[in-house]
RNA sequence: UCGUGCUAGACGGGGAGCUAGCGGUGCCCUGUACCCGAAAUCCGCUAUAUGCGGGGUCGAAUUCCCUCCAGAGGCAAGGUGUGAUUUGGGACUGCCAAAGCAAAGCGGCGAGGAAGACCGGGUCCUGCGCGGCAGGAACUUGUGAACCCCGCCAGGUCCGAGAGGAAGCAACGGUAAGCAAGCCCUCCUGGGCGACGCAGGGGCACCUGGUUGGAGCUGGCUGGCUGAGGCAAGCCAGAGCACUCAUGUCGAAGGAGGGUGCACGA
Numbered sequence: 001u002c003g004u005g006c007u008a009g010a011c012g013g014g015g016a017g018c019u020a021g022c023g024g025u026g027c028c029c030u031g032u033a034c035c036c037g038a039a040a041u042c043c044g045c046u047a048u049a050u051g052c053g054g055g056g057u058c059g060a061a062u063u064c065c066c067u068c069c070a071g072a073g074g075c076a077a078g079g080u081g082u083g084a085u086u087u088g089g090g091a092c093u094g095c096c097a098a099a100g101c102a103a104a105g106c107g108g109c110g111a112g113g114a115a116g117a118c119c120g121g122g123u124c125c126u127g128c129g130c131g132g133c134a135g136g137a138a139c140u141u142g143u144g145a146a147c148c149c150c151g152c153c154a155g156g157u158c159c160g161a162g163a164g165g166a167a168g169c170a171a172c173g174g175u176a177a178g179c180a181a182g183c184c185c186u187c188c189u190g191g192g193c194g195a196c197g198c199a200g201g202g203g204c205a206c207c208u209g210g211u212u213g214g215a216g217c218u219g220g221c222u223g224g225c226u227g228a229g230g231c232a233a234g235c236c237a238g239a240g241c242a243c244u245c246a247u248g249u250c251g252a253a254g255g256a257g258g259g260u261g262c263a264c265g266a
Stems, first nucleotide, its partner, number of pairs: 001266006009058003012030004020046005034055004064259006073250004079245001081243003085239005092234002094231003099226003104222003107218003116212008124201006130194002133190005139182005149174003157166003
């Protein structure tokens, strides 16, 4: 140096979490690097902690070990900045807007007389009168008493010798209480009836008449100004979430370098 057969070892790794601690199943990240079985109230271990059990392939090197570079990704806590969301505040900017101001424009009214000033009347309240409405009364008509209402009383009854007289039912006529209808007129009572009259009261406003005055008045519309109050877009404060930057920590894939057995034979 070559060949053969073995052994160590390899056949994924990592993060968080769980754990007294170390691995594993489960979750996540990388990535493709054997098979089967069990394993989260879990499975196997005990400090140099090849996960456990059973098989298979490769086998001292592109595959193992070490060092360096590198860096996906995860974790920690707070910081910087940004974003959207959300809670509270508030009227500084902004927005909406009651109400008001002043005649710029328009319109309306105005010499058949504006604003202003004065006087009167009404709308208002109370009382009285008048009218009307409602109810009642009176009144009119009809009906209406077997008898205890009236008149007249057939028949009959009674008195009388007689002539005559008396009481008196029914019917008839009328009337009382009552019942029914009417109610032009009359009287009584009542009112959240009227708009007529009289009187008193009241007096901001509105309407109306007159006197004075002598040219404006009017916020109805547009524009202008102020803006009670409200909204919370901007603003202030806070909260968690996401992203970014920096710090720390763990760290896969990848790259470079170095190192590393045994036996036999030639």